[in-house]
RNA sequence: UUUAUCCAGAGUGGCUGAGGGAACAGGCCCGACGACGCCACAGCAACCUCGCCGGUGGUUGAGCAACAGCCAGCGUGCCAAGGUGCUACAUCCUGCCCGAUAACCGGGAGAGAUAAA
Numbered sequence: 001u002u003u004a005u006c007c008a009g010a011g012u013g014g015c016u017g018a019g020g021g022a023a024c025a026g027g028c029c030c031g032a033c034g035a036c037g038c039c040a041c042a043g044c045a046a047c048c049u050c051g052c053c054g055g056u057g058g059u060u061g062a063g064c065a066a067c068a069g070c071c072a073g074c075g076u077g078c079c080a081a082g083g084u085g086c087u088a089c090a091u092c093c094u095g096c097c098c099g100a101u102a103a104c105c106g107g108g109a110g111a112g113a114u115a116a117a
Stems, first nucleotide, its partner, number of pairs: 001117006011041005019030003024095004042087003047083003051078002053075002056072006091111001096108004
């Protein structure tokens, strides 16, 4: 940079000690009943790899069918070993654009996170 996803899911212990929820502003929330962070263990999920199953196509087995092997790509499929990721609400909301309302609001963009290339 591109593509996909971001409505689900999953926490205990130890250490530390004042901030934290990405950045700015406004709001909302968490936090000395110890947040955030770090470490350990546990777990969640299934993006990638491995493995399994299914069906499709190709090919080989001297032609056809059946069957078997191999290959390719496919699947609301299985698994969870490996590479990541994640485990408050929740990608917290708003900010820019469009639409609409008395108001709540809806769609998109932008930004961000994660994975793969």
Predicted 3D model of a 117-nucleotide RNA (SAM riboswitch aptamer (S box leader)) from a soil metagenome. The model forms 94% of the base pairs in the Rfam consensus. Rfam family: SAM riboswitch aptamer (S box leader). Rfam's curators write: The SAM riboswitch is found upstream of a number of genes which code for proteins involved in methionine or cysteine biosynthesis in Gram-positive bacteria. The RNAcentral record of the sequence draws on MGnify.